[in-house]
Context: one part of a larger RNA
RNA sequence: UGACGGGGGCCCGCACAAGCGGUGGAGCAUGUGGUUUAAUUCGACACAACGCGAAGAACCUUACCUGGGUUUGACAUCCACGGAAUCUGCCAGAGAUGGCGGAGUGCCUUCGGGAACCGUGAGACAGGUGCUGCAUGGCUGUCGUCAGCUCGUGUCGUGAGAUGUUGGGUUAAGUCCCGCAACGAGCGCAACCCCUGUCCUUAGUUGCUAACAUUAGGUUGAGCACUCUAGGGAGACUGCCGGCGUCAAGCCGGAGGAAGGCGGGGAUGACGUCAAGUCAUCAUGGCCCUUACAUCCAGGGCUACACACGUGCUACAAUGGAAUUGACAGAGGGUCGCGAACUCGUGAGAGGGAGCCAAUCCCAGAAACAAUUCCUCAGUACGGAUUGAAGUCUGCAACUCGACUUCAUGAAGUUGGAAUCGCUAGUAAUCGCGGAUCAGCGAUGCCGCGGUGAAUACGUUCCCGGGCCUUGUACA
Numbered sequence: 001u002g003a004c005g006g007g008g009g010c011c012c013g014c015a016c017a018a019g020c021g022g023u024g025g026a027g028c029a030u031g032u033g034g035u036u037u038a039a040u041u042c043g044a045c046a047c048a049a050c051g052c053g054a055a056g057a058a059c060c061u062u063a064c065c066u067g068g069g070u071u072u073g074a075c076a077u078c079c080a081c082g083g084a085a086u087c088u089g090c091c092a093g094a095g096a097u098g099g100c101g102g103a104g105u106g107c108c109u110u111c112g113g114g115a116a117c118c119g120u121g122a123g124a125c126a127g128g129u130g131c132u133g134c135a136u137g138g139c140u141g142u143c144g145u146c147a148g149c150u151c152g153u154g155u156c157g158u159g160a161g162a163u164g165u166u167g168g169g170u171u172a173a174g175u176c177c178c179g180c181a182a183c184g185a186g187c188g189c190a191a192c193c194c195c196u197g198u199c200c201u202u203a204g205u206u207g208c209u210a211a212c213a214u215u216a217g218g219u220u221g222a223g224c225a226c227u228c229u230a231g232g233g234a235g236a237c238u239g240c241c242g243g244c245g246u247c248a249a250g251c252c253g254g255a256g257g258a259a260g261g262c263g264g265g266g267a268u269g270a271c272g273u274c275a276a277g278u279c280a281u282c283a284u285g286g287c288c289c290u291u292a293c294a295u296c297c298a299g300g301g302c303u304a305c306a307c308a309c310g311u312g313c314u315a316c317a318a319u320g321g322a323a324u325u326g327a328c329a330g331a332g333g334g335u336c337g338c339g340a341a342c343u344c345g346u347g348a349g350a351g352g353g354a355g356c357c358a359a360u361c362c363c364a365g366a367a368a369c370a371a372u373u374c375c376u377c378a379g380u381a382c383g384g385a386u387u388g389a390a391g392u393c394u395g396c397a398a399c400u401c402g403a404c405u406u407c408a409u410g411a412a413g414u415u416g417g418a419a420u421c422g423c424u425a426g427u428a429a430u431c432g433c434g435g436a437u438c439a440g441c442g443a444u445g446c447c448g449c450g451g452u453g454a455a456u457a458c459g460u461u462c463c464c465g466g467g468c469c470u471u472g473u474a475c476a
Stems, first nucleotide, its partner, number of pairs: 001476002003473003007470007015460002019423005026314008034305002042053002064300007073125001077124002079121005086103007107114002127289002130287003136283002138278003141274001143272001148187006154163003167178003193266004198234007207224003212221002237260001240254005316416001320375007332363003337356002342351003382413001387408007429452007
């Protein structure tokens, strides 16, 4: 100087407390451990691994296993020889591949040949998701959006170092003020950026409709007021008033205002810590393999199942379930696509093809909600697992191993032990909608969007994490 303390002081944080809803019990989904297996590819392991890499494992992916093949190789550059490339038929085979044919003869040219592509051959070389994340770059997690981490000069100290950065106030903040052997500065904080909340202005189609006409309908004429869209601007600064405060920084209350003291949200992550994670995104040193640890193919596996754990979904019901009718979003996606009307089917869906490269058309019915009726507390008209049968769709192909539909079947489950998690406001809870990946999908996941919309916070003694000062130390 740090680190640590079941030392002290001050102060924060859904850290506790106060509340609301869960998890832990059930069934299922998913990840992991374990076990099994020819293989169940690999990585991730307290917080910070476990719906994680994977934003899509039937083949492919795929790295694993079994079997069948190849050896200058599936891929790159160079050389020689031959042939345009390309399209296509038959046979053998699980296919890779092998054999036999057919069509085709292009572009440039100094007529030697050349360019692209294909085949054969020789070797230089290729190739490796093989090892080492404790050799590395890059990227990432975490402490933590915590308020800290440092430097120059000066001063003090033999020196390591100290001071500044401590102290008194204050703040979300090393934020600002005052004081002070310090005076300044840098990286962080804040602001500058984006979205959202109010108003003005510009513009008016594909959007909108107040007045006029018209219609079943903003449907059409007309209009651009209003809504909206998307450019520009205004607005909030403790600016004003009162009180408190050291005449300060600031704090409390008030006015005006759409908004008030950081208005709400996002992006943004200092010096560093964990030899944290990743050699399987990529790159890369070293080591290793080179008729194999490379590469091609078929099939299988990653989907196994006495069990254990994590994360979720659906429930156990009447604040509910069922039936009929009625209402209101936002944000997205669409040409190898979204696909309307209409017809058929109980339905998944099929036929059909209008319109749309989309403020125009489509996906698209929002659901919770409201109205009426039934059910009347029961393992039920709750719950839907499981299983049987019949189908639909995607795809070369749904046996291992897809999703969905209909009929039948109707399991556990009556609110969950010890323990444990999230959340402070348009939040929790609850309700549906969309998207990426994607042929299809095991999505209940993830990332977004809006609808309805709470309760509680006395307080900081205690648990956890953190910041500043101080103290002890046999630790570095």

Predicted 3D model of a 476-nucleotide part of an RNA (small-subunit ribosomal RNA, 3' major domain) from a metagenome. The RNAcentral record of the full RNA draws on SILVA. Its mean pLDDT, the model's own confidence on a scale to 100, is 85.